[in-house]
RNA sequence: UCCCGGGUCGACUAAGGGCAAGUCCUUGGUUUUUGGUGCCAAUGAUGGGGGUUCGAAUCCUCCCCCGGGAG
Numbered sequence: 001u002c003c004c005g006g007g008u009c010g011a012c013u014a015a016g017g018g019c020a021a022g023u024c025c026u027u028g029g030u031u032u033u034u035g036g037u038g039c040c041a042a043u044g045a046u047g048g049g050g051g052u053u054c055g056a057a058u059c060c061u062c063c064c065c066c067g068g069g070a071g
Stems, first nucleotide, its partner, number of pairs: 001070007010024004018054001026042005047063005
């Protein structure tokens, strides 16, 4: 330099054009003599810019970052 894959709550993983979901963590409540376990609830995310579309996490383009490959 070129090619391929990826970037989503604090972490891991879904959503394949139509309200961004789940588990763990955290916090609060309940249960318990206490802790833990169990149950309920809450907080919290689409890497950035532009475009297509009535509508974009999703499609297109440029950039940034991570991984792999070629020279």